c-di-GMP-I riboswitch aptamer from a Pirellulaceae bacterium, 82 nucleotides, folded computationally. The coordinates come from a structure-prediction model, not an experiment, and the mean pLDDT is 83. Taxonomically the source falls in Pirellulaceae (Bacteria, Planctomycetota, Planctomycetia, Pirellulales). It was read from a public genome assembly, where an Rfam model found it.

RNA sequence: UCCUCGAAAGGGCAAACCAUCUGCGAAGAUGGGGCGCAAAGCCAAGAGGGCCAAUAAUUAUGUUGGUAGCCUGGUUGCCGAA
Numbered sequence: 001u002c003c004u005c006g007a008a009a010g011g012g013c014a015a016a017c018c019a020u021c022u023g024c025g026a027a028g029a030u031g032g033g034g035c036g037c038a039a040a041g042c043c044a045a046g047a048g049g050g051c052c053a054a055u056a057a058u059u060a061u062g063u064u065g066g067u068a069g070c071c072u073g074g075u076u077g078c079c080g081a082a
Stems, first nucleotide, its partner, number of pairs: 012037002017032006035069001041075003047072003050067007
């Protein structure tokens, strides 16, 4: 000097649950709330898999939708002690 890791500091996000709204539903949005998260930022036919819902089908599974806080992956990003 570079790479990896990530203490501290400044902050960030927001689980369950509750209220309202949307949806056939999974689920989503807003407000409260705070379980947790070093990417709990983004990407779902514009990555792969899993899981969930709807709808046909009737042993062959298809189609549509959801989930990024299910995992892997891609991409962007604050600080940088030991």